[in-house]
Formats: sequence, C1' cells, structure tokens
RNA sequence: GGAGUCAGCCAGGCAAUCGCUGCUGCAGAUGCAGGAGAGGAAAGUCCGGGCUCCACGAGGCAAGGUGCCAGGUAACGCCUGGGGGGCGUGAGCCUACGGAAAGUGCAGCAGAGAGUAGACCGCCGACCGUGUCGGUAAGGGUGAAAGGGUGCGGUAAGAGCGCACCGCGUCGGUGGUAACACGCGACGGCAAGGUAAACCCCACCUGGAGCAAGACCAAAUAGGAAUCCUUUGAGCGUGCCUCGCGCUGGAUUCGGGUAGGUCGCUUGAGGGCUGUGGUGACGCAGUCCCUAGAUGAAUGAUUGUCCAAGACAGAACCCGGCUUAUCGGCUGACUCCAACC
Repeated sequence: GGAGUCAGCCAGGCAAUCGCUGCUGCAGAUGCAGGAGAGGAAAGUCCGGGCUCCACGAGGCAAGGUGCCAGGUAACGCCUGGGGGGCGUGAGCCUACGGAAAGUGCAGCAGAGAGUAGACCGCCGACCGUGUCGGUAAGGGUGAAAGGGUGCGGUAAGAGCGCACCGCGUCGGUGGUAACACGCGACGGCAAGGUAAACCCCACCUGGAGCAAGACCAAAUAGGAAUCCUUUGAGCGUGCCUCGCGCUGGAUUCGGGUAGGUCGCUUGAGGGCUGUGGUGACGCAGUCCCUAGAUGAAUGAUUGUCCAAGACAGAACCCGGCUUAUCGGCUGACUCCAACC
C1' cells in the first nucleotide's frame, strides 16, 4: 500500500416562522403557557408469549412442530458456548446434525451383477480343434455408486485364503457434566451398501379463537317467522373420542333494527448509568428517567447554517426473536499478499 473477515454505532443536528395531534396547568366556548410526538427494520404475518373470551377436569387419539450436547430466557423453531461433518491458504463461514440390523419405497438407462446383488472380456486347467466343460473374481469394461486399501506369502490361476500395517466393528481404559476425543489396550477377518428436506420408527412439545378479542353506556327494532330433531335419558358445553361434571332445549333458513359513544390504549418480562458474577448469552444490586396513543387515521412547509447524508421506508393491543429491503459514513480487532528498511 492492497485485498478480506468479524463486531459495534449513526439514521440527520441546531436556530427561526407558520401549521397538526395528545398530555399538564390556567381560563371558560373553540384561548394562553409548558413539555412531548414513527423505525432499524415500524415491513413479512413466519415463530414464541403477555392479555381477553369460550364452565371445567382426567385419560386417549388425530393433526402439527422440533430433532448433536450443555446452558440462557417468560417462552421459542430464538440466542450463547462446545462437539461431529463440510467449505476456505487464513481470519472465519455453513449445518434440515436422533434411527437404515422394525418394515415399505426409490436409484431411469448402461452393465454379468445394484442388496441376504455377480461372470461379459480376461487368467488358469482338461478335452479338443478354433469350440466345449470346469475353476476364478486379482486385471479390464459399464455406471453416480460394484463384495475395504497397500504390500508380502501362497496357488494351476487367483481370492482376507493367511500375515503385517491402515480402515471397520465390539469391549475395556483415560479425559470431559455431556455430545465426543485419544499416535491407549485387547479381541474379531469383519462387508445385508446408499437414501428418512421419502413414507416410517423413536424422544420431547402443543385446547380453541383472537383487540374487528372483550367490557360498559345510550338508542332503535319485530320478545319476528318457518322447517327438522328432542329429555324413553336427548342435545349443547371453541380439534375429535370416552368418563365425570355443568346447562336446559338444539340445529338450519328467511326477515328486521343498530353501525353512535366510553373503556380496553400504553408503567412495561421498560430504558439509561455504575458496580459485581459468568468464556458468553445473560443474571444480581444500587441509582436515575417516563420517551406517540391516532380512529377516513396527527409530526408538514419555508429559510439559514453545520455535515459523513438520505437509500429502504410510516406505529394502530403490547413485547422477545427470525427473515427480507437498504444510500452513505464512523470505530475497533483479526487474516492474507506485495514492496522497503
């Protein structure tokens, strides 16, 4: 000097004028003063909850979800730290990571043979005369994948047929909470391979519906009509079945009224700072702060100035995550390459 990796931060600031919404105080009509007023993703509606309602309880089933280990958290499919596997020279990154000896399915074609799966070419032997029979699976070929690999011995030629080493399996030992690891030991010639983001099996988890939930006030109408079932034990009770328990009618169709107002609605698993425990996610303690609550939907316009510079983009019950979109800038640590000293 160049090229990268990981983490954190910012999202315009200040001032003036006019305009909008809510809160507090004073006024009493619609005014004055003071403070406040969209995001890092507010987005997707993908997960997990808080909260509200449905009387409820127990057992089972279905359906759905997760899938290495240990922690964090209100909880999770999230986060943190480890392990296995893969990618990268590296810093680092990805991981849908339980089970194939419970069963089923799939792998076209090619090939002799694709799973309790083999003899086409070849090699060897006998008969024989250009072929027949027998042995073989080391060499070749086909294929994405072919009965572990290298070497030595042995054999008619070969083959874990035997042996050595490696690989694989089982058992033991050591370390680790564990997943798992070990240039550790012993035994075994050991092969019915792959695939579960195929069905399936196993372990764990899960009532339903949702702020258009729900509660209250006021007003209006038609305390409406029809059909079917019905208390002989029937029907209903927010996935289904059974039992218990509770209620007394249940289901469907047509028609009529209302569409107003208040609450829910923002103090919350909240945020900042300091200390402390922990590798970390995070926890504990002290102290400080209150930061939008609209409802056809509020924060806009102008001017000046500073700057690094406006892309993606606007709350609608709230919170913790994940994913997606994105201009520009700042800071720190680490890796690799080149040159010079």

Source information: This is a predicted structure of a 341-nucleotide RNA (Bacterial RNase P class A) from an uncultured Gammaproteobacteria bacterium. Of the family's consensus pairs, 95% are formed in the model. It matches the Rfam family "Bacterial RNase P class A". About the family: Ribonuclease P (RNase P) is a ubiquitous endoribonuclease, found in archaea, bacteria and eukarya as well as chloroplasts and mitochondria. It is annotated as a ribozyme. It was read from a public genome assembly, where an Rfam model found it. Model confidence (mean pLDDT): 76 of 100.